[in-house]
RNA sequence: GCCAACGUAGCUCAGUGGUUAGAGUGGGCGUUUCAUAAGCGCUAGGUCGGUGGUUCAAUUCCACCCGUUGGCA
Numbered sequence: 001g002c003c004a005a006c007g008u009a010g011c012u013c014a015g016u017g018g019u020u021a022g023a024g025u026g027g028g029c030g031u032u033u034c035a036u037a038a039g040c041g042c043u044a045g046g047u048c049g050g051u052g053g054u055u056c057a058a059u060u061c062c063a064c065c066c067g068u069u070g071g072c073a
Stems, first nucleotide, its partner, number of pairs: 001072007010025004018056001027043005049065005
């Protein structure tokens, strides 16, 4: 330099056009125990990488930019 994949909660990821964006784990509180751990319940936490475009409607489709990873040279 060229090509491809990926970017969503602190972390690992799901959601591939439609009304309120979710799970596990982690955090906080409560319950339980003599106590701790485990279990159970509740709860907080998101500019969905950025800008623009398509559409009645975009996390989702398209273009460019930024970043990460892999391949080729």